A computed fold for a 131-nucleotide RNA from a Planctomycetota bacterium, annotated as SAM riboswitch aptamer (S box leader). Taxonomically the source falls in Planctomycetota (Bacteria, Pseudomonadati).
RNA sequence: AUCUUAUCCAGAGUGGCUGAGGGAAAGGCCCUACGACGCCACAGCAACCGGUUCGCUCCUGGGCGAACGCUGGUGCUAACUCCUGCCCUGCCCGCGGGUUGAACCCGAGCGGACGAAGGGACAGAUAAGAU
Numbered sequence: 001a002u003c004u005u006a007u008c009c010a011g012a013g014u015g016g017c018u019g020a021g022g023g024a025a026a027g028g029c030c031c032u033a034c035g036a037c038g039c040c041a042c043a044g045c046a047a048c049c050g051g052u053u054c055g056c057u058c059c060u061g062g063g064c065g066a067a068c069g070c071u072g073g074u075g076c077u078a079a080c081u082c083c084u085g086c087c088c089u090g091c092c093c094g095c096g097g098g099u100u101g102a103a104c105c106c107g108a109g110c111g112g113a114c115g116a117a118g119g120g121a122c123a124g125a126u127a128a129g130a131u
Base pairs, nucleotide, nucleotide: 001131002130003129004128005127006126007125008124013042014041015040016039017038021031022030023029026084027083028082043077044076045075048073049072050070051068052067053066054065055064056063057062058061081123086120087119088118089117091115092112093111094110095109096106097105098104
């Protein structure tokens, strides 16, 4: 670097150094001289891998599940991956059709950046494994 699998609405910050950018990219919105980003120290969160214990299962060592934060390996500690984009679904709104008109009904059509929600895709991040 590429590929595969899993997860991403929870959680967790102080100090020192430095000194102007940062939140991946685009648009938005936001953080930032009351000091961002980065680095260092300490602290913390979480439980992917590892470990320990227990249960089930198949049979000799694996598979599945649960618990424990455990002097281990990573990760993380503004905002849901900060939000959106592409597709789909129903709802809603407007147009439309039925009706003299309204109420009401229809759904076969059109539009919705100026509506919110759900699902998926893409992209990204992290872990574990492989090349």
The prediction has a mean pLDDT of 77. Of the family's consensus pairs, 97% are formed in the model.